[in-house]
Context: one part of a larger RNA
RNA sequence: UUGGGCGUAAAGGGCUCGUAGGCGGCCCGCUAAGUUGGUUGUGAAAUCCCUCGGCUCAACCGAGGAAUUGCGACCAAUACUGGAGGGCUUGAGUGCGGGAGAGGAGAGCGGAAUUCCCAGUGUAGCGGUGAAAUGCGUAGAUAUUGGGAGGAACACCGGUGGCGAAGGCGGCUCUCUGGACCGCAACUGACGCUGAGGAGCGAAAGCUAGGGGAGCAAACAGGAUUAGAUACCCUGGUAGUCCUAGCUGUAAACGAUGGGCACUUGGUGUAGCGGGUGUCGAUCCCUGCUGUGCCGAAGCUAACGCAUUAAGUGCCCCGCCUGGGGAGUACGGUCGCAAGGCUGAAACUC
Numbered sequence: 001u002u003g004g005g006c007g008u009a010a011a012g013g014g015c016u017c018g019u020a021g022g023c024g025g026c027c028c029g030c031u032a033a034g035u036u037g038g039u040u041g042u043g044a045a046a047u048c049c050c051u052c053g054g055c056u057c058a059a060c061c062g063a064g065g066a067a068u069u070g071c072g073a074c075c076a077a078u079a080c081u082g083g084a085g086g087g088c089u090u091g092a093g094u095g096c097g098g099g100a101g102a103g104g105a106g107a108g109c110g111g112a113a114u115u116c117c118c119a120g121u122g123u124a125g126c127g128g129u130g131a132a133a134u135g136c137g138u139a140g141a142u143a144u145u146g147g148g149a150g151g152a153a154c155a156c157c158g159g160u161g162g163c164g165a166a167g168g169c170g171g172c173u174c175u176c177u178g179g180a181c182c183g184c185a186a187c188u189g190a191c192g193c194u195g196a197g198g199a200g201c202g203a204a205a206g207c208u209a210g211g212g213g214a215g216c217a218a219a220c221a222g223g224a225u226u227a228g229a230u231a232c233c234c235u236g237g238u239a240g241u242c243c244u245a246g247c248u249g250u251a252a253a254c255g256a257u258g259g260g261c262a263c264u265u266g267g268u269g270u271a272g273c274g275g276g277u278g279u280c281g282a283u284c285c286c287u288g289c290u291g292u293g294c295c296g297a298a299g300c301u302a303a304c305g306c307a308u309u310a311a312g313u314g315c316c317c318c319g320c321c322u323g324g325g326g327a328g329u330a331c332g333g334u335c336g337c338a339a340g341g342c343u344g345a346a347a348c349u350c
Base pairs, nucleotide, nucleotide: 003322004321005320006319007304008303012318014201015200016199017198021194022193023192025088026087027086028085030083031082033081034080035077036076037075038074039073040072041071042070049065050064051063052062053061054060091191092188093187094186095184096183097182098181103177104176105175106174107173108172109171110154115149116148117147118146119145120144121143125136126135162169163168206247207246208245209244210243211242215241216240220236221235222234223233258317259316260315261314262313263312266295267294268293269292270291271290272289273288274287275286276285299306300305323350324349325348332343333342334341335340
């Protein structure tokens, strides 16, 4: 529970597409379902309310009125909403011309570094730490030079830079491919917004099968530290990290801020595109749109802070909250190979 809220107090769904539904631009006439007015029928009586009356008063009782906020029929009105029709272009989309980008998928290529192998030089140490030890090394290590193998990641550029709905994306080249932005105003003519269910995407870890395995590294082993040390530090090291196909579907999936539209003083950076002044040209200056930061007016806020990228002012749609613990547990359902996910209580207690 017809209330008030959701950046940090409980509360924005991880993200997108989209079904039903809800909501929806400007103009014209038509209709009259919603809406409004009137007339009429009905809305039993008692009760409640008002007036008057009867018991000496009152309770109680009687009479009249009002009320019964509703429903039906008819007549009328036409501003708004709806319906059917016609038209419009500013919302939305298309077209044409441009430039930007780690947006996605596949294939190929490159250099630095680590490790390992082979060979040369070379000799007693190396490594590691707070200090050590485990470890490696005279079967020649570490160091250094040449050659080779293999895997993973791409220094500088690199930037509160860019792209993407989110997760996320960073060496170079090619192929395929999505979106956004700027300019023109040729075309369609409201085709729009949101979105319960639903579908798809979704970091890391994890799972199945097959491959791969350099470095790193849960588990594990050893060395230290310590009262102990199932840790922090050190030496090793297996899953895993990588690829292909499939599953899982979670997160501080965060801007802890759902999406759309409109309105509301400014200053200053930066990225993309355009216009103007100026110039030989570039830079610079003024300015428009889009994105991304910082600082701040009004306003808002419990405060912190937010502030044209709103947490301001409004409208539309969705999700969610309603004291703490019990508990994101139990039970049931459903999904999953499993791990577990989604949905999600109560007793009791403060």
Predicted 3D model of a 350-nucleotide part of an RNA (small-subunit ribosomal RNA, central domain) from a metagenome.
The full RNA is in RNAcentral, with records from SILVA.